[in-house]
Context: one part of a larger RNA
RNA sequence: UUGGGUUUAAAGGGUCCGUAGGUUGAUAAUUAAGUCAGAGGUGAAAUCCUGCAGCUCAACUGUAGAAUUGCCUUUGAUACUGGUUGUCUUGAGUUAUUAUGAAGUAGUUAGAAUAUGUAGUGUAGCGGUGAAAUGCAUAGAUAUUACAUAGAAUACCAAUUGCGAAGGCAGAUUACUAAUAAUACACUGACACUGAUGGACGAAAGCGUGGGGAGCGAACAGGAUUAGAUACCCUGGUAGUCCACGCCGUAAACGAUGGAUACUAGCUGUUCGGUUUCGACUGAGUGGCUAAGCGAAAGUGAUAAGUAUCCCACCUGGGGAGUACGUUCGCAAGAAUGAAACUC
Numbered sequence: 001u002u003g004g005g006u007u008u009a010a011a012g013g014g015u016c017c018g019u020a021g022g023u024u025g026a027u028a029a030u031u032a033a034g035u036c037a038g039a040g041g042u043g044a045a046a047u048c049c050u051g052c053a054g055c056u057c058a059a060c061u062g063u064a065g066a067a068u069u070g071c072c073u074u075u076g077a078u079a080c081u082g083g084u085u086g087u088c089u090u091g092a093g094u095u096a097u098u099a100u101g102a103a104g105u106a107g108u109u110a111g112a113a114u115a116u117g118u119a120g121u122g123u124a125g126c127g128g129u130g131a132a133a134u135g136c137a138u139a140g141a142u143a144u145u146a147c148a149u150a151g152a153a154u155a156c157c158a159a160u161u162g163c164g165a166a167g168g169c170a171g172a173u174u175a176c177u178a179a180u181a182a183u184a185c186a187c188u189g190a191c192a193c194u195g196a197u198g199g200a201c202g203a204a205a206g207c208g209u210g211g212g213g214a215g216c217g218a219a220c221a222g223g224a225u226u227a228g229a230u231a232c233c234c235u236g237g238u239a240g241u242c243c244a245c246g247c248c249g250u251a252a253a254c255g256a257u258g259g260a261u262a263c264u265a266g267c268u269g270u271u272c273g274g275u276u277u278c279g280a281c282u283g284a285g286u287g288g289c290u291a292a293g294c295g296a297a298a299g300u301g302a303u304a305a306g307u308a309u310c311c312c313a314c315c316u317g318g319g320g321a322g323u324a325c326g327u328u329c330g331c332a333a334g335a336a337u338g339a340a341a342c343u344c
Base pairs, nucleotide, nucleotide: 004315005314006313007298008297012312014201015200016199017198021194022193023192025088026087027086028085029084030083031082033081034080035077036076037075038074039073040072041071042070049065050064051063052062053061054060091191092188093187094186095184096183097182098181099180100179103177104176105175106174107173108172109171110154114150115149116148117147118146119145120144121143125136126135162169163168206247207246208245209244210243211242215241216240220236221235222234223233258311259310260309261308262307263306266289267288268287269286270285271284272283273282274281275280293300294299317344318343319342326337327336328335329334
């Protein structure tokens, strides 16, 4: 490199948008670039192959042919691919109607709990554990009642529920946005799919500036446990967790399963639509079980890991190593790209 692969053996990019590129519905006409056929020119000789001949044979040599799979010119063919022109509606989109949801952004607001403060009642313990101790408490704690303040999170509903491209999203309500589905078949008429480079978004932790700080809680301190205990348990507790703006750009970012399209037995739940003679049917999701098939097996099985097509990404023994060097990005932490020697 070819072949072969990528759920779990090495291997799907975290997700989407999208440039170049690659690929691409039906039908008619035209063209003849690709494609196919004929003819001509050229494709040096030697070599190679075949026939025949010459050295006594052979090697060797001569002669004739074939081959030279290519290129150019020209004459034709037109199924397929391409170009041009026209038409079509099933792909795609638009519109209308009806719905849906924890989709997003900003504001307003509610109750429970917790903590703190003030005041009342009240008195000796509270707290914590396997057991304790550190800790809190006669300067009146814990408990209980009333009021006030603060921050964070939203019990029940709640569910293999729903929505979102992914990350993710949950009290209520308002405003502004976005999306999806079904139905109608009104409009456009292939406008499509994928997508190197690129762009946007992207949990948690972390970073910068300014706020905020109830609870929890890395670090840290103390008490225990233990042979030791830089832990597990307990008492405290800083950063952080929260908000605004700006960075970071990574995760077991997982369905460990890239996207799109078509096709291939069934059974049974459930969400949102449509139809309904109330039996059910049907579209789009979301679950379970299974036929064929596939698979090394586990399993998967119309939400494929089946049968096919198109495009992208990635893999090629283990370690060294996601390291070194260089480069790009970043305030930093670091991220991205990414070897070799050597060794088994």

This is a predicted structure of a 344-nucleotide part of an RNA (small-subunit ribosomal RNA, central domain) from an uncultured Flavobacteriaceae bacterium. It was read from a public genome assembly. Model confidence (mean pLDDT): 87 of 100. It matches the Rfam family "Bacterial small subunit ribosomal RNA". Gene Ontology terms of the family: ribosome and structural constituent of ribosome.